[in-house]
RNA sequence: GGGGUUGUCGGCUAGUUUGGUCUAGGCUUCGAGACUCGGGCUCUCGAGAUCCUGGGUUCAAAUCCCAGCAGCCCCA
Numbered sequence: 001g002g003g004g005u006u007g008u009c010g011g012c013u014a015g016u017u018u019g020g021u022c023u024a025g026g027c028u029u030c031g032a033g034a035c036u037c038g039g040g041c042u043c044u045c046g047a048g049a050u051c052c053u054g055g056g057u058u059c060a061a062a063u064c065c066c067a068g069c070a071g072c073c074c075c076a
Base pairs, nucleotide, nucleotide: 001075002074003073004072005071006070007069010028011027012026013025020059029047030046031045032044033043034042052068053067054066055065056064
């Protein structure tokens, strides 16, 4: 330099293929409570991401398109 691929709560991950009750589910974490003599376990409730950045398409975008940034893989 060329090609491919990934980017989503503090952390991990699903959803991306066929756009539509997704301003987004789960686990973990954190806070409160129940339980217990107390703690752990378990259970209940709550906190937390408008989905890497910018733009485009569309009635509607995490999802499709373009550019950029970052990580990884292959080729040179």